[in-house]
RNA sequence: AAACUGGAGAGUUUGAUCCUGGCUCAGAACGAACGCUGGCGGCGUGCUUAACACAUGCAAGUCGGACGUGAAAGUUUCUUUCGGGGAACGAGUAAAGUGGCGCACGGGUGAGUAACGCGUAAGUAAUCUACCCUGGCAUUGGGAAUAACCUGUCGAAAGGCGGGCUAAUACCGAAUACGCCGAGAGAUCGGGAAAGGGAGCCGUUGCGAGAUGGCCUCUGUGCUGGGAUGAGCUUGCGUACCAUUAGCUAGUUGGCAGGGUAAGAGCCUACCAAGGCGACGAUGGUUAGCGGGUCUGAGAGGAUGAUCCGCCACACUGGAACUGGAACACGGACCAGACUCCUACGGGAGGCAGCAGUGAGGAAUAUUGCGCAAUGGGGGAUAACCCUGACGCAGCGACGCCGCGUGGAUGAUGAAGGCCUUCGGGUUGUAAAGUCCUGUCGGAUGGGAAGAAUGGCCAUGAGUUGAAUAGGCUUGUGGAGUGACGGUACCAUCAGAGGAAGCACCGGCUAACUCCGUGCCAGCAGCCGCGGUAAUACGGAGGGUGCGAGCGUUGUUCGGAAUUACUGGGCGUAAAGGGCGCGCAGGUGGUUUUGUAAGUCAGAUGUGAAAGUCCGAGGCUCAACCUUGGGAGUGCAUUUGAAACUGCAAGACUUGAGUACUGGAGGGGGUGGUGGAAUUCCCGGUGUAGAGGUGAAAUUCGUAGAUAUCGGGAGGAAUACCGGUGGCGAAGGCGACCACCUGGCCAGUAACUGACACUGAGGCGCGAAAGCGUGGGGAGCAAACAGGAUUAGAUACCCUGGUAGUCCACGCCGUAAACGAUGUGAACUAGAUGUUGGGCUGGUUAAUCGGCUCAUUGUCGGCGCAAACGCAAUAAGUUCACCGCCUGGGGAGUACGGUCGCAAGAUUAAAACUCAAAGGAAUUGACGGGGGCCCGCACAAGCGGUGGAGUAUGUGGUUUAAUUCGACGCAACGCGCAGAACCUUACCUGGUCUUGACAUCCUGGGAAUUGGGUGGAAACACCUGAGUGCCUCGCAAGAGGAGCCUGGAGACAGGUGCUGCAUGGCUGUCGUCAGCUCGUGUCGUGAGAUGUUGGGUUAAGUCCCGCAACGAGCGCAACCCCUAUUGUCAGUUGCCAUCAUUUGGUUGGGCACUCUGACGAGACUGCCGGUGUCAAACCGGAGGAAGGUGGGGAUGACGUCAAGUCCUCAUGGCCUUUAUGACCAGGGCUACACACGUACUACAAUGGCAUGUACAGAGGGCUGCGACACCGCGAGGUGAAGCGAAUCCCUAAAAGCAUGUCCCAGUCCGGAUUGGAGUCUGCAACUCGACUCCAUGAAGUUGGAAUCGCUAGUAAUCGCGGAUCAGCAUGCCGCGGUGAAUACGUUCCCGGGCCUUGUACACACCGCCCGUCACACCACGGGAGUUGAUUGUACCAGAAGCGGUUGAGCUGACCUUAUGGAGGCAGGCCGCCAAGGUAUGGUGAGUAACUGGGGUGAAGUCGUAACAAGGUAGCCCUAGGGGAACCUGGGGCUGGAUCACCUCCUUU
Repeated sequence: AAACUGGAGAGUUUGAUCCUGGCUCAGAACGAACGCUGGCGGCGUGCUUAACACAUGCAAGUCGGACGUGAAAGUUUCUUUCGGGGAACGAGUAAAGUGGCGCACGGGUGAGUAACGCGUAAGUAAUCUACCCUGGCAUUGGGAAUAACCUGUCGAAAGGCGGGCUAAUACCGAAUACGCCGAGAGAUCGGGAAAGGGAGCCGUUGCGAGAUGGCCUCUGUGCUGGGAUGAGCUUGCGUACCAUUAGCUAGUUGGCAGGGUAAGAGCCUACCAAGGCGACGAUGGUUAGCGGGUCUGAGAGGAUGAUCCGCCACACUGGAACUGGAACACGGACCAGACUCCUACGGGAGGCAGCAGUGAGGAAUAUUGCGCAAUGGGGGAUAACCCUGACGCAGCGACGCCGCGUGGAUGAUGAAGGCCUUCGGGUUGUAAAGUCCUGUCGGAUGGGAAGAAUGGCCAUGAGUUGAAUAGGCUUGUGGAGUGACGGUACCAUCAGAGGAAGCACCGGCUAACUCCGUGCCAGCAGCCGCGGUAAUACGGAGGGUGCGAGCGUUGUUCGGAAUUACUGGGCGUAAAGGGCGCGCAGGUGGUUUUGUAAGUCAGAUGUGAAAGUCCGAGGCUCAACCUUGGGAGUGCAUUUGAAACUGCAAGACUUGAGUACUGGAGGGGGUGGUGGAAUUCCCGGUGUAGAGGUGAAAUUCGUAGAUAUCGGGAGGAAUACCGGUGGCGAAGGCGACCACCUGGCCAGUAACUGACACUGAGGCGCGAAAGCGUGGGGAGCAAACAGGAUUAGAUACCCUGGUAGUCCACGCCGUAAACGAUGUGAACUAGAUGUUGGGCUGGUUAAUCGGCUCAUUGUCGGCGCAAACGCAAUAAGUUCACCGCCUGGGGAGUACGGUCGCAAGAUUAAAACUCAAAGGAAUUGACGGGGGCCCGCACAAGCGGUGGAGUAUGUGGUUUAAUUCGACGCAACGCGCAGAACCUUACCUGGUCUUGACAUCCUGGGAAUUGGGUGGAAACACCUGAGUGCCUCGCAAGAGGAGCCUGGAGACAGGUGCUGCAUGGCUGUCGUCAGCUCGUGUCGUGAGAUGUUGGGUUAAGUCCCGCAACGAGCGCAACCCCUAUUGUCAGUUGCCAUCAUUUGGUUGGGCACUCUGACGAGACUGCCGGUGUCAAACCGGAGGAAGGUGGGGAUGACGUCAAGUCCUCAUGGCCUUUAUGACCAGGGCUACACACGUACUACAAUGGCAUGUACAGAGGGCUGCGACACCGCGAGGUGAAGCGAAUCCCUAAAAGCAUGUCCCAGUCCGGAUUGGAGUCUGCAACUCGACUCCAUGAAGUUGGAAUCGCUAGUAAUCGCGGAUCAGCAUGCCGCGGUGAAUACGUUCCCGGGCCUUGUACACACCGCCCGUCACACCACGGGAGUUGAUUGUACCAGAAGCGGUUGAGCUGACCUUAUGGAGGCAGGCCGCCAAGGUAUGGUGAGUAACUGGGGUGAAGUCGUAACAAGGUAGCCCUAGGGGAACCUGGGGCUGGAUCACCUCCUUU
């Protein structure tokens, strides 16, 4: 100087958020086990399971100084008949026996036990204690036996039995006995002990051995005190779970007497009394040895009770005793039972939960080792010594803790190899190799401890006892000797980097990432979750991270978990306030005085064992470990004080509470009576054909007279208006009026009592509706039921009927969303404004108005609270008292059991199993058969169509060798395809090719190119001819090169093969809808909100105003193009007014006009009036070619649909490579019972036909358009001008107009189909083109349900052109001609926008989701029974033992008069009693035909119950009904949307 020191979170419910709440993880620990791996040492530790069974050995003996006996082998010797016999030593040894002490310790185990068993603190005046220590006294004198031994005998054995001998510290009397015990008032009387042995010395005796006496000493013995130690008994307090265990108890509780014990006691017995225990949990059941401690934890706690220590219990199972100081005794005895073993079958033996060891069980736990050297124990004389599986050591096991090592330094060509790669490189990696060192551990050799010193022995002193220089005792010094471990620890030397690293993990939590393989498979997983072709999550590899002789996994405990909350939680909506009151016990309690001291506080004393934990110091090289000293042990008990607070006792007080008096309001309750309105029924009158009912109907009533209407009557039920977030009541609940009986409340007064109070487990009472029982009543309504509708069905919703019931009386039931989802009581804490009932007061009395105040009942709101919503003096705020209740969802408010009930059922109330959530509030969306506002050819108003016919075309389907592929609501289907006879072409069949039809590189040859022939369907194969170019070098020959052709080799090409769900790009769609966002600020815990909402306005988030917002971006609009008017410029191929000319702008001429095409102008709500908020804007007007975006086009926000496209293109990955590539011929894409979409043509007279005649625009043209002429009926053909085009051609525009004809018909409509004959294109029109002519002349007479387009130059109608294209157009894209009707309006349908509301949706209503049924699996309940376990009661039974009794049999010690007696024993009987048996109950298990519900499961079946107003609002209780969810009746709730009204509040 110290013992003080310590508290972390994360993942997972959602689209996102906050909260509630469970599940899971990270930590520590272990007597562990398993997997992989494994160098050394130290210290610890090791059957947790079968208290299962055990072979073998050992684990308790010792004493000759208590006693009597007493060998043998062998050696020596004597003797001998040579077979043997004797003696001595061995040896008074071994051995057994009597006797003493020990065996009750030590060691093991945890079955039982919920108990004074354990812990703690006390008591014992209610007790014992051998051995040990310390005192006192005594230790006298006799006797009779008995083992051993000998002998006989039974038995297989174990073991006995008879006879005979003998000793003692064995046994038995006697004597004595202060104290001791008993009796007694006392004197006194009676009773009760003992054991000797050893050493020495001195006598006597004997040859000796020995015997005997004395002294002394050591030891033992007896009696009796004290101590120590140990034990018994008693008591307070503490000590698991279940109340689905609530009543238990006859020796039970107490008393008296007796017995019994070491000792108190119902401990036992008899008698008497009727007690005793229990909600502060008795009794019963289940589980369990308890504590010190151990693990964890910040602590409080929680869990645990191995090793070590204390206590208890047990010793094969059960019972009972003996001996002993102590046992009802682990290695003692008896009996019964089970099991095992031996047996001669008669009978016997045994008990490892001692140490080793074996089997079994099990995931699992060691050697049949060494030694008594140390420590301790037993015997012995405190000896030697013996015994000691206690113990000390060693062995085995990484089972745990601790320590050490497997090398160190240097070393960049950053080696090789591996892996990855963007192919550059990166990484493994200073890692290795290489170079220089070191020497721990292990190995070899050598040395080598401590643990050992007591005792005894030897030697030698001292003290004491004693007569003693014997002996004994105490003590000192010296010496010899003693080690299992073990030649171990340790030390030294030698050699040499040599012998020594693994395991788990790498998606997040959680430190650590890539490649390959696999393809919802294989597998992983603690939770969330990974895996369906690019997996950091599976398996492998490389790399990395963590720990390291270990590392992971599993199991268990605590922690985190404030997730049982004492420290330290909650209950309006998340789980949770009892339906309401009264009230016993209990808990809590106003002001004040005095006392007390139980609680409380302080001091002291005792105790709280040791070990452990903590601190200091020390010892092993360190540490673990060990030694020593301390601290702590928060406790209990005793004691001394204090008196504030609580309690207790006594007294006082009035404010809590109550009483009294004076007033008051009220649907408070009960009983009896009296009304009026209405419904229904009956009677009568009037009256006639309907009535009733619904979305619409029908069932139903009515000509036998309904409905309607009038009058009369009957009966039951309910009480309009008043009526009101108004009143009363504890709640349920209560509503006409009157009377009677009756409870509570409020105000005022302040007379009385004086804490009488609050709460309230159990208990008692009340308790809507439905329901039940008995008896009444029954008008209306109305479960069930019947019928009619609706519907796919309709066990419903709607309608017509209708019974229980609804009503009354009496009795049950006891539940509701019994709700304010908010327990009762008390106190405190801003306001504002209503309401009801009182009181006081002011103005001035009445009406009336104002202020204050008490009680009631509402709303708003501040602080505060709350997850938020919200609550906010009627708290969900701040506190106090008491009660009830909650602890994830489901299973389940269910099963079983109990209680209650007539029943229905109520109440109390689990578990297995299963899930990772279930839930609350709020947010953003989406949705609604929710609401509001607004828009759109959305409806409406119109016009014309589609759907019917024929044809064309696309699609589905079917067919096929193939009918290639894609597109599928809108947003696929005259779509990709702006044009399939071959080609295209991707498909099929057949024939061919394999570096390839196409690209690049290498190499050989040849230029290229091109004519002809043969075979073949062609591709192709073969044959043959012509032919030599360009560039460079070089004289030339020749060489090289570019390009092309061809042969060869390999790299590679190729793929309209797959994946549009791996992608880019492009596109569709919502939608040209008006929206979509951001920055900063502000609000909210947050997701988010605000801005963007509101009031107006607009086509528009267009603009204005307002506003916690202020600004900004992408969209809107505008800028662009065409068109409508016009100006300027320009004038050919265009135009022609004027002039000339002509058939003709043909030509001259001209550029005015038209037109062409470039640049401009013009339109902006600019002007006027009105409306409007002094606004934005709207309405009307003027002017103008055009007016409010003039008309049209282009232009498509953030995003949605895994929308479409891998077959336009591009592209990752996969697949294919003599084929899924390439070439060729033919076929197919054109099929055809059928269905759908889109079109064309029609059905005719607003028309058809015939003849005549007028007027466009925009385009196209050289492999082209082709005038014109001729030929052909025609398609067309022949010849051919012009034109690369404002010039020529296509080019006739058609509808129209004029005239004629047809006269309503399957036609002079319609044109399909078919026959014949042709034309054109093309290599080729068979499959499979278009067109022409002649002939034929089908369906069709305006189209069901349904459905489409269009708002003006639009619809409708008419023709013309173009792309594609050899040819092919009813399609597509354009062009112009003629040219309407209608829009009241926004209720409805569809789509969309904004605001708001509900939501159980978020893959977002094509959502979610309920129940039956069917199938599979799982656990559970019931179940005729059945199996074993346990326990109660009654009875039977009764071994051993103990007690009692008897004891005629037997009997040593003592007595005796010698006969007997006393005493004892065997035996008999009785009592108690274990096992066992019988009968009948209880409890908890196992199992079971069958049965019931529950849970889980991939896409099963039936419906659609719930979530939106979920399409009949939902839910709660109850009753009935139904395949099912459910439906209906009665009452209740809002946790119901919407609209209207009422009331209240806020603001102006």
Molecule: small-subunit ribosomal RNA
Organism: uncultured Desulfobacterales bacterium